[in-house]
Context: one part of a larger RNA
RNA sequence: GGCAUUUGGUGGAUGCCUUGGCGCAUGGAGGCGAUGAAGGACGUGGCACGCUGCGAUAAGCUCCGGUAAGCUGUGAGCAAGCUUUGACCCGGGGAUUUCCGAAUGGGGAAACCCAUCGCUUCGGCGAUAUCCUGCACUGAAUACAUAGGUGCAGGAGGCGAACCCGGUGAACUGAAACAUCUAAGUAACCGGAGGAAAGGACAUCAACCGAGACUCCCCUAGUAGCGGCGAGCGAACGGGGACCAGGCCAGUGGUCUUGAAUAAUUAACCGGAACUGUCUGGAAAGGCAGGCCAUAGUGGGUGAUAGCCCCGUACGGGUACAGGUUAUUCGAGGCCCUUGAGUAGGGCGGGACACGUGAAACCCUGUCUGAAAUUGGGAGGACCACCUUCCAAGCCUAAGUACUACCAUGCGACCGAUAGUGAACAAGUACCGUGAGGGAAAGGUGAAAAGUACCCCGAUGAGGGGAGUGAAAUAGAACCUGAAACCGAAUGCCU
Numbered sequence: 001g002g003c004a005u006u007u008g009g010u011g012g013a014u015g016c017c018u019u020g021g022c023g024c025a026u027g028g029a030g031g032c033g034a035u036g037a038a039g040g041a042c043g044u045g046g047c048a049c050g051c052u053g054c055g056a057u058a059a060g061c062u063c064c065g066g067u068a069a070g071c072u073g074u075g076a077g078c079a080a081g082c083u084u085u086g087a088c089c090c091g092g093g094g095a096u097u098u099c100c101g102a103a104u105g106g107g108g109a110a111a112c113c114c115a116u117c118g119c120u121u122c123g124g125c126g127a128u129a130u131c132c133u134g135c136a137c138u139g140a141a142u143a144c145a146u147a148g149g150u151g152c153a154g155g156a157g158g159c160g161a162a163c164c165c166g167g168u169g170a171a172c173u174g175a176a177a178c179a180u181c182u183a184a185g186u187a188a189c190c191g192g193a194g195g196a197a198a199g200g201a202c203a204u205c206a207a208c209c210g211a212g213a214c215u216c217c218c219c220u221a222g223u224a225g226c227g228g229c230g231a232g233c234g235a236a237c238g239g240g241g242a243c244c245a246g247g248c249c250a251g252u253g254g255u256c257u258u259g260a261a262u263a264a265u266u267a268a269c270c271g272g273a274a275c276u277g278u279c280u281g282g283a284a285a286g287g288c289a290g291g292c293c294a295u296a297g298u299g300g301g302u303g304a305u306a307g308c309c310c311c312g313u314a315c316g317g318g319u320a321c322a323g324g325u326u327a328u329u330c331g332a333g334g335c336c337c338u339u340g341a342g343u344a345g346g347g348c349g350g351g352a353c354a355c356g357u358g359a360a361a362c363c364c365u366g367u368c369u370g371a372a373a374u375u376g377g378g379a380g381g382a383c384c385a386c387c388u389u390c391c392a393a394g395c396c397u398a399a400g401u402a403c404u405a406c407c408a409u410g411c412g413a414c415c416g417a418u419a420g421u422g423a424a425c426a427a428g429u430a431c432c433g434u435g436a437g438g439g440a441a442a443g444g445u446g447a448a449a450a451g452u453a454c455c456c457c458g459a460u461g462a463g464g465g466g467a468g469u470g471a472a473a474u475a476g477a478a479c480c481u482g483a484a485a486c487c488g489a490a491u492g493c494c495u
Stems, first nucleotide, its partner, number of pairs: 001494009015480001016444002020415002022412007029404002031159002039100003042055003046078002050074002061094006070082003105114003115128005130156009163194001164192005174181001178228001204211002215242005225233002246396003249340001251337001253336014269317003275290005291308002293297001299311003345369007355381001376391005431438002451479001454466004
């Protein structure tokens, strides 16, 4: 030095576990905000660093209800207290709620600076943004008026995951290049609304038979068509389903808001069956023996695997002078509205219809024009005739449909710490970046801290040896298991 065996170190794979995730179903809720939101800053505890809670009344104040012996969050400890005169905790109502933030008295480099007016118990309190609508007063050029001004009242503003409607509207890409075309009316931006939105009660289809608002699904059908007839785009009629609802234009109406009454429902919560002996063991829920309950043998916990130990579960009960929701009735208020003319139609230019200008109807309109009046008008894919069918240019309308930031319950041939959310832990944290933004790692002692009194070595260390606890300490906090790489030691053999 090598090989082998044994025994350690290092390391943290593997196994087991789960407080966290992921997905789905059903139901609820579908908003919050000038009565100041969402989100923050700063404070707030006897000692107080983060988180949580709360707001100068600051881990809290008050009332009502529930519960019942303990309690002062995580979070131990010390100190000091509270509590059967009902604390803590749970449900409901109320009070307080600094500063910033739409932020709204003015300013501003957010959480800061500086005001005016009124009132004041002199501590302080209140008002003061902008826009829109309405009312009142006032009021120019300019006579009446109008614009403007002032005041009062009401409303708006901002935030929020997706779904919805509207406006503006790409490019990469595909066409094996590329320009019409496609991607796509997609992404993105903007405006607006609701719990859904939109649409909706035939100037519709159909075809000589008839149907009968709208929305959504399945088929029709990748059909008819459109298309540098390329790439591609792509209906309708009709059929089958889901759901069904029709009203109004000056009134005995519709719709919305609000108040009252009545009814229903909704909380914390309560009751809730049935097991012992023995053996092994540190521990019984395991083995053995004999029982019991079951409208309850879903699930979780308890020192190993428990229907009968605990929490629960099935089932049953309960809940107001508070609050929420729904329905009905009555009352009050707001809004709507006389049958639709600068409309239908036409020219030019566009758009949109599956339809790229085409034979291109129908629909929308920037511009120029411009009817008829039931003896009327529109449509039936140029256009004309016949025929059929409907009545535009006013308004409202539930359900079926879409979505899930949020709440509750349940489930999973979903994950199990390099997985599953980025995040099971002080996680959108630490850290990085001027910034937009990027963005981790990190779980496990034990049944119970019983977390090693005391002694020894050592520096009043680190670390270790005894002793003690424990079933186990090679479970000692760098703590379950503890693989491999890598590094030692002992023994044997070879050189």
Background
Large-subunit ribosomal RNA, domain I from a Pseudomonadota bacterium, 495 nucleotides, folded computationally. The source organism's lineage runs through Bacteria, Pseudomonadati and Pseudomonadota. The full RNA is in RNAcentral, with records from ENA.